This is a predicted structure of a 72-nucleotide RNA (transfer RNA) from a Candidatus Woesearchaeota archaeon. Rfam family: tRNA. About the family: Transfer RNA (tRNA) molecules are approximately 80 nucleotides in length. Its family is annotated with triplet codon-amino acid adaptor activity in the Gene Ontology. The prediction has a mean pLDDT of 82. The organism belongs to Candidatus Woesearchaeota, within Archaea.
RNA sequence: GCCCUCGUAGCUUAACGGCGGAGCGAUUGCUUCGUAAGCAAUAGGUUGUGGGUUCAAAUCCCACCGAGGGCU
Numbered sequence: 001g002c003c004c005u006c007g008u009a010g011c012u013u014a015a016c017g018g019c020g021g022a023g024c025g026a027u028u029g030c031u032u033c034g035u036a037a038g039c040a041a042u043a044g045g046u047u048g049u050g051g052g053u054u055c056a057a058a059u060c061c062c063a064c065c066g067a068g069g070g071c072u
Base pairs, nucleotide, nucleotide: 001071002070003069004068005067006066007065010024011023012022013021018055026042027041028040029039030038048064049063050062051061052060
């Protein structure tokens, strides 16, 4: 330098172009003499950045940034 895959919550990850969800974790409450476990609820996302297509984009297209792999 070229090619491929990937980037979504603190972590691991879902989501036919049409409501961004789950598990773990966090917080609060219930329970307990107390802690853990259990149960219930709550908070937490400018979907890597910028632009384009579209009535509508996490999803499609382009550029860039970053991570991993391959080729030379």